This is a predicted complex of two RNAs, RNase P RNA and transfer RNA, with 393 nucleotides together. The coordinates come from a structure-prediction model, not an experiment, and the mean pLDDT is 77.
RNA sequence: GUCGGGCAGGCGAUCGCGCCCUUUGGGUGAGGAAAGUCCGAGCUCCGCAGAGCAGGAUGCCGGGUAACGCCCGGUGGAGGCGACUCCAAGGCAAGUGCAACAGAAAUAAACCGCCGUUUACGGUAAGGGUGGAAAGGCAGCGUAAGAGACUACCGCACCUACGGUAACGCAGGUGGCUAUGUAAACCCCAUCCGGAGCAAGUUCGAUAUAAAGUGUUGAGGCUGCUCGCCAAGCUUUAGGUACAGAACGCAUGAGAAUGUCGGCAACGACAUUACCAGAUAGAUGAUCGCUUAAUACAGAACUCGGCUUACAGCCCGGC
RNA sequence: UGGGGAAUGGUGUAACGGCAGCACGGAUGACUCUGACUCAUUUAGUAUAGGUUCAAAUCCUAUUUCCCCAGCCA
Numbered sequence: 001g002u003c004g005g006g007c008a009g010g011c012g013a014u015c016g017c018g019c020c021c022u023u024u025g026g027g028u029g030a031g032g033a034a035a036g037u038c039c040g041a042g043c044u045c046c047g048c049a050g051a052g053c054a055g056g057a058u059g060c061c062g063g064g065u066a067a068c069g070c071c072c073g074g075u076g077g078a079g080g081c082g083a084c085u086c087c088a089a090g091g092c093a094a095g096u097g098c099a100a101c102a103g104a105a106a107u108a109a110a111c112c113g114c115c116g117u118u119u120a121c122g123g124u125a126a127g128g129g130u131g132g133a134a135a136g137g138c139a140g141c142g143u144a145a146g147a148g149a150c151u152a153c154c155g156c157a158c159c160u161a162c163g164g165u166a167a168c169g170c171a172g173g174u175g176g177c178u179a180u181g182u183a184a185a186c187c188c189c190a191u192c193c194g195g196a197g198c199a200a201g202u203u204c205g206a207u208a209u210a211a212a213g214u215g216u217u218g219a220g221g222c223u224g225c226u227c228g229c230c231a232a233g234c235u236u237u238a239g240g241u242a243c244a245g246a247a248c249g250c251a252u253g254a255g256a257a258u259g260u261c262g263g264c265a266a267c268g269a270c271a272u273u274a275c276c277a278g279a280u281a282g283a284u285g286a287u288c289g290c291u292u293a294a295u296a297c298a299g300a301a302c303u304c305g306g307c308u309u310a311c312a313g314c315c316c317g318g319c
Numbered sequence: 320u321g322g323g324g325a326a327u328g329g330u331g332u333a334a335c336g337g338c339a340g341c342a343c344g345g346a347u348g349a350c351u352c353u354g355a356c357u358c359a360u361u362u363a364g365u366a367u368a369g370g371u372u373c374a375a376a377u378c379c380u381a382u383u384u385c386c387c388c389a390g391c392c393a
Base pairs, nucleotide, nucleotide: 001319002318003317004316005315006314007313009291010290011289012288013287014286015285017029018028019027020026021025031297035308036307038306039305040304041303042302043197044196045195046194050227051226052225053224055193056192057191058190059189060074061073062072063071064070075089076087077086078085079084090188091187095186096185097182098181099180111128112127113124114123115122116121117120136154137153139151140150155177156175157174158173159172160171162169163168201248202247203246204245209238210237211236212235213234214233220230221229222228239392240391241390256273257272258271259270260269261268262267320389321388322387323386324385325384326383329343330342331341332340337373344362345361346360347359348358349357366382367381368380369379370378
């Protein structure tokens, strides 16, 4: 230089706070991101989670996972001397659109140049200049001058054999070389997706309802539309209730730690151990001492798996 | 806590992926004895950082800031 991993203070004393218990006391108490809410799920309600269209997401191959847009291993491409890093990486050869300015010409060609005949036409994409992009590249042969018109090599496309689960690689052959770029443009193809969210929702309790409109000629809800289903209400305004009443949801979990085994790895299997925040104005703090230093970013609110972003100081290991 | 939306000069707003405009404002000058009105000139911008593309205010991703909605009687 490069890559990966770990810690995010500990111990003691005093005071203070939330929750729990067997209550003169004892136990326990934020994070690696608790954050952003960007994905994927659990859970709850919508009768079942329904059919079709529309819409959305993903996009090389194989594997992992409850699932994923995540992770691991590989392939191809790009960068680096290198260790290594990065890639939304299906299809413009299904169709459509767009490509400003410059330039003769932008998907289509004759401005200059070169050549021929002779003053105007024809041939020509080698050379010039413009542009992000100019008709495969380069060399030879050939020609009036030229040209994949022809030949070798390279590239591109297709076919066959071999290797690989596959993406693909490698070798040989064939070729009107025709085919610009753009799909984080519409779109096509393949796969997946019902909606709403713990202010979901369930139970108990208090108060105060009133008016207008609309609705079985189908309002409203399940979905944006159609079908189908549910069901007697729904909408607006005024008013009341307030620490927006109490309890459950709500803390044993696709979980954690340790060990063994399988696997390159992600991860999986088995065994053992412990139970580890749960508030509702919302607790987790302060001071002192020791420890070389204790300093950053930041703080749970239904719960998990990821991604992304923020972050002081220190330690370990591979190359 | 959950859900939805927005960001363009100082303010309010336009803009098929192809030179960022308009109005009000600010500054300077002219007109006037002075001020206002009017006229002329000028000032200043795509929230930030990456990516896709020849080219981004516009498309994609992340971040930042701001705004809106919500219970019960029902």

It holds a member of the Rfam family "Bacterial RNase P class A". Rfam classes the family as a ribozyme.